[in-house]
RNA sequence: GGGCACUUAGCUUAGUCAGGUAGAGCAGCGGACUUUUAAUCCGCCGGUCGCCGGUUCGAACCCGGUAGUGCCCG
Repeated sequence: GGGCACUUAGCUUAGUCAGGUAGAGCAGCGGACUUUUAAUCCGCCGGUCGCCGGUUCGAACCCGGUAGUGCCCG
């Protein structure tokens, strides 16, 4: 230098195929239960989907650029 894959909540990730309300688990907070803790159960909080731009009535998803990480080729 070239190619491929990945980037979504504090962490691990689903959703991208086929554009139409952003989900789950763990963590955190509150409550129930318990003599207390743990466990269990209930509820809540938390993400402008790496960044910039474009297409579209509408973009996590399509297109262009760009950054980071990993792998491969030279």

Transfer RNA from a marine sediment metagenome, 74 nucleotides, folded computationally. Its Rfam family is "tRNA". RNAcentral holds the sequence, with entries from MGnify. Its mean pLDDT, the model's own confidence on a scale to 100, is 81.